[in-house]
Context: one part of a larger RNA
């Protein structure tokens, strides 16, 4: 390289949108780059493959043909690929009419609860623990009650649900807005798949500013356990967690399973649409679980939502550790992100 391969043994890019490129429905003409077929040329010898010889034989020599490849010919064919044209609807979009949702953004509101703050009752404890003890508390705490103030988060419903490309989305309400899906068959007439580079978006932490700060909470402090306890328990507690705005660009970003189209058995839930039925039901789409069958797996298992049959395009893997290091380069305020070796050693 070739060939194998990527769900768990190395190895699916976090997700998307599109760029070159790569691959593309059904018909028909044309055309002849590709294909395929003839023809002469060319392909130095030696070597190589066959045959037929000579050294006894062989190796080794002689001698006849042969191969794969290149251009050319205004030589031929026309299935199939390309290339130009026309046409077609079933792929794709779009139009119309429906429809289900935690899909975005943005405003405005709501109850509970924690904690504070002032009042009222009220009197010795409260808190914590395995059990303590720091801590709270006669300056009136913990407990109840009324009212006020704030912040962050939404019980119940809830689900094996639903949406969204992933990330993620959950009190209600309103505005604006994307995307499915289903009927219809009215429009266009391949406009489609994929998809290096690119461009965007991406949880949490964690950076900058600037503003909040109720609850919990890394650092930290103390109290305890302990042989020690820089833990694990338990009192406190900043950053940070919530806002706006710019960064950062990683995650078991996981179904550990790229994207996309077609085929290929059943059985039973459930989400939301059609169509028939008076209903029971039944039937047809799009999604979401669960068992199993053939088939595939090294088995676990996967089985129409495939890890089965196939076909196109991207991405990645190559013994273990050095090591995702070091160099170097591009990003980024930095924190550190991408790219990514190699001696050595088993």
């Nucleotide at each position: 390289u070739u060939g194998g391969g990527u769900u768990u043994a190395a190895a699916g890019g976090g997700u998307g949108c599109g760029u070159a490129g790569g691959u593309g429905g059904u018909u028909u003409u044309u055309u002849a780059a590709g294909u395929c077929u003839g023809g002469a040329u060319u392909g130095a010898a030696a070597g190589c493959u066959g045959g037929u010889u000579g050294c006894u034989c062989a190796a080794c020599g002689a001698u006849c043909a042969g191969a794969u490849g290149a251009g050319u010919c205004u030589g031929g064919a026309a299935a199939c690929u390309g290339a130009a044209g026309g046409a077609c609807u079933u792929g794709a979009a779009u139009g119309u009419g429906a429809u289900a949702g935690c899909g975005g953004u943005a405003g405005c509101u709501g109850g509970a609860a924690u904690g504070g703050g002032c009042c009222a009752u009220g009197u010795a404890g409260c808190g914590g623990u395995g059990a303590a003890a720091u801590g709270c508390a006669u300056a009136g705490a913990u407990a109840u009650g009324u009212c006020c103030c704030g912040g962050a988060a939404c019980u119940c419903c809830g689900a094996u649900u639903g949406c969204g490309a992933a990330g993620g989305c959950a009190g209600g309400c309103u505005a604006c807005u994307g995307g499915g899906u289903c009927a219809u068959g009215a429009u266009u007439g391949a406009c489609a798949c994929u998809g290096a580079g690119g461009c965007a978006c991406g949880a949490g932490a964690g950076c900058a500013u600037g503003g909040g700060u109720a609850g919990c909470c890394a650092a930290c402090a103390g109290g305890a356990u302990u042989a020690g306890a820089u833990a694990c328990c338990c009192u406190g507690g900043u950053a940070g967690u919530c806002c706006a705005u710019g960064c950062c660009g990683u995650a078991a970003a996981c179904g550990a399973u790229g994207a996309u189209u077609a085929c290929u058995g059943g059985c039973u839930g459930u989400u939301u649409g059609g169509g028939a039925g008076c209903g029971a039901u039944u039937u047809u789409g799009a999604g979401u679980g669960g068992c199993u069958g053939a088939g595939c797996g090294a088995a676990a298992g996967c089985g129409u939502u495939a890890a089965g049959u196939a076909a196109u395009c991207c991405a990645c893997c190559u013994g273990g550790g050095g090591a995702g290091u070091a160099c170097g380069c591009c990003g980024g305020c930095a924190a550190u992100g991408g790219u990514g070796a190699a001696a050595c050693u088993c």
The part of an RNA shown here (small-subunit ribosomal RNA, central domain) has 346 nucleotides and comes from an uncultured Sphingobacteriales bacterium. The full RNA is in RNAcentral, with records from ENA.